Notes: Model confidence (mean pLDDT): 84 of 100. Predicted 3D model of a 102-nucleotide RNA (SAM riboswitch aptamer (S box leader)) from Thermoanaerobacterium sp. RBIITD.
RNA sequence: CUCUUAUCAAGAGAGGUGGAGGGAAGAGCCCUGUGAAGCCCGGCAACCUGUCAAAUGACAAGGUGCUAAUUCUCGCAGAAGUUUUCUUCUGAAAGAUGAGGG
Repeated sequence: CUCUUAUCAAGAGAGGUGGAGGGAAGAGCCCUGUGAAGCCCGGCAACCUGUCAAAUGACAAGGUGCUAAUUCUCGCAGAAGUUUUCUUCUGAAAGAUGAGGG
């Protein structure tokens, strides 16, 4: 980098450091000096893992992950309502993370 597969409506600090950016990309819309990213500590969850049970599961938390907004929203296809073009729903695409494979 790529393939397969599962999940993505819940959850998580009034800490330290740091100093201006951040929310994948485009368009929006947001967050940010009442302090962004990053790093440390803390926390959440439980995919892999461990123990017990061994059908469903319970507990722990070693390896990852996560810690504004549904994956912040939309973008492509379909359906329902309405027909001013909008609202709602379903699916896809894209993306993220885990576990396997090349």

NCBI's taxonomy places the organism under Bacteria, Bacillati, Thermoanaerobacterales, Thermoanaerobacteraceae, Thermoanaerobacterium. Its Rfam family is "SAM riboswitch aptamer (S box leader)". Its family is annotated with regulation of gene expression in the Gene Ontology.